[in-house]
RNA sequence: GCCGGCUUAGCUCAGUUGGUAGAGCAACCGCCUUGUAAGCGGUAGGUCAGGAGUUCGAGUCUCCUAGCCGGCUCCA
Numbered sequence: 001g002c003c004g005g006c007u008u009a010g011c012u013c014a015g016u017u018g019g020u021a022g023a024g025c026a027a028c029c030g031c032c033u034u035g036u037a038a039g040c041g042g043u044a045g046g047u048c049a050g051g052a053g054u055u056c057g058a059g060u061c062u063c064c065u066a067g068c069c070g071g072c073u074c075c076a
Base pairs, nucleotide, nucleotide: 001072002071003070004069005068006067007066010025011024012023013022019056027043028042029041030040031039049065050064051063052062053061
C1' cells in the first nucleotide's frame, strides 16, 4: 500500500424485509433474611464510532474519515 471483518448501555453481545433500540451481567431501590450471599420485583442507563448522502422514514442501504483485528503483496 491492497483486501476482508468489527465498532450498539459501565462490560459481553443480539437486533430478522429499512418502520417504537433490546438481553444477560454490573449499578441503584425495594421484598425476603437475625445478618450477608443467593433468590424475587422494580428503576435508571444509548450522539447505534464520527460525518455526509438516499428515503416519508436509516443501527440496518451508499460514500468518506477514524480506531481495532486478521490476511496479502511489490518493481527499479